Model confidence (mean pLDDT): 87 of 100. The part of an RNA shown here (small-subunit ribosomal RNA, central domain) has 351 nucleotides and comes from a Candidatus Nomurabacteria bacterium. The source organism's lineage runs through Bacteria, Bacteria candidate phyla and Candidatus Nomuraibacteriota.
Context: one part of a larger RNA
RNA sequence: CUGGGCGUAAAGGGUGUGUAGGUGGUCGUAUUAGUCUUUCGUAAAAGCACUGGGGCUUAACCCCGGUAAUGCGGGAGAAACGGUACGACUCGAGGACGCGAGAGGUAAAGGGAACUCAUGGUGUAGGGGUGAAAUCCGUUGAUAUCAUGGGGAACACCAAAUGCGAAGGCACUUUACUGGCGCGUUCCUGACACUGAAACACGAAAGCGUGGGAAUCGAACGGGAUUAGAUACCCCGGUAGUCCACGCCCUAAACGAUCACGACUGGCUUUAGGGAGUAUCGACCCUCUCUGAGGCGAAGCUAACGCGUUAAGUCGUGCGCCUGGGUAGUACGGCCGCAAGGCUAAAACUC
Numbered sequence: 001c002u003g004g005g006c007g008u009a010a011a012g013g014g015u016g017u018g019u020a021g022g023u024g025g026u027c028g029u030a031u032u033a034g035u036c037u038u039u040c041g042u043a044a045a046a047g048c049a050c051u052g053g054g055g056c057u058u059a060a061c062c063c064c065g066g067u068a069a070u071g072c073g074g075g076a077g078a079a080a081c082g083g084u085a086c087g088a089c090u091c092g093a094g095g096a097c098g099c100g101a102g103a104g105g106u107a108a109a110g111g112g113a114a115c116u117c118a119u120g121g122u123g124u125a126g127g128g129g130u131g132a133a134a135u136c137c138g139u140u141g142a143u144a145u146c147a148u149g150g151g152g153a154a155c156a157c158c159a160a161a162u163g164c165g166a167a168g169g170c171a172c173u174u175u176a177c178u179g180g181c182g183c184g185u186u187c188c189u190g191a192c193a194c195u196g197a198a199a200c201a202c203g204a205a206a207g208c209g210u211g212g213g214a215a216u217c218g219a220a221c222g223g224g225a226u227u228a229g230a231u232a233c234c235c236c237g238g239u240a241g242u243c244c245a246c247g248c249c250c251u252a253a254a255c256g257a258u259c260a261c262g263a264c265u266g267g268c269u270u271u272a273g274g275g276a277g278u279a280u281c282g283a284c285c286c287u288c289u290c291u292g293a294g295g296c297g298a299a300g301c302u303a304a305c306g307c308g309u310u311a312a313g314u315c316g317u318g319c320g321c322c323u324g325g326g327u328a329g330u331a332c333g334g335c336c337g338c339a340a341g342g343c344u345a346a347a348a349c350u351c
Base pairs, nucleotide, nucleotide: 003323004322005321006320007305008304012319014202015201016200017199021195022194023193025089026088027087028086029085030084031083032082034081035078036077037076038075039074040073041072042071049067050066051065052064053063054062055061092192093189094188095187096186097184098183099182100181104178105177106176107175108174109173110172111155115151116150117149118148119147120146121145122144126137127136163170164169207248208247209246210245211244212243217241221237222236223235224234259318260317261316262315263314264313267296268295269294270293271292272291273290274289275288276287277286300307301306324351325350326349333344334343335342336341
């Protein structure tokens, strides 16, 4: 090298764009360093393999002879497959046109409920909190209630097994700009494709830097309880943070714990978006169909659980990864980072 694997046992990269590389639709012509056939040469001897014979009592062993040998080189030939060149095609891919849905993204503006703060009115002795309490707030007038004003953050109902996005993720309303997707009909290009080591980009929360902001909640911290103790659970407070702008960090149970693309293989049912037909004045209903999202299940698969046209079934191409447990996702080195740390990644020893 070869093997077997990766939903839950070790193992799918967090996600995309994409370079090299690998792989690549249909038909034809030509060609051929791959491929296949054939022939010649070579592949020392011994040894190995097969075989004829001989010598030690036999065998092992030894001796004589034959065959064979993946391979390498030369020649001749074949053209199915692969390559190359040229030509053609349309079903892959892309584009045009016409419709369509959407919490996809960015920015700005606006809105109401709640909360909190301030001021004023009414009003008086409590309020709050708990299993029960207490800390705490309150006669300098709280809680409750009404009015006015300020502030920040999040958007009830609609709401769904819903939708969109590559993933992370995205939900009040409106506007502007903008990405992607589905369907339909013919039309256009004519394999332009798939995957993708590197590379680049994006990447929840927490965290970091600078400057703002600060209502709520709230690590740390203080206090009250509980308890044998209580560095907790419960309660009263509360800093960082939570929010914004810009710049970093780059991790996650980043999960469907299931890589991407393509092909094939019974169904039933629900739902979202579109189209066609039938029907109809029209909207429904019904049938068919394309694309998504769910449930149940034939065959098959699976250690089982379960998966089952959204496969974990049957195959193909490409990438990533695994190879007993601990040591350890650690040390060392390197790269990156302001730091925290991240990425890459062992061994001794031990069971």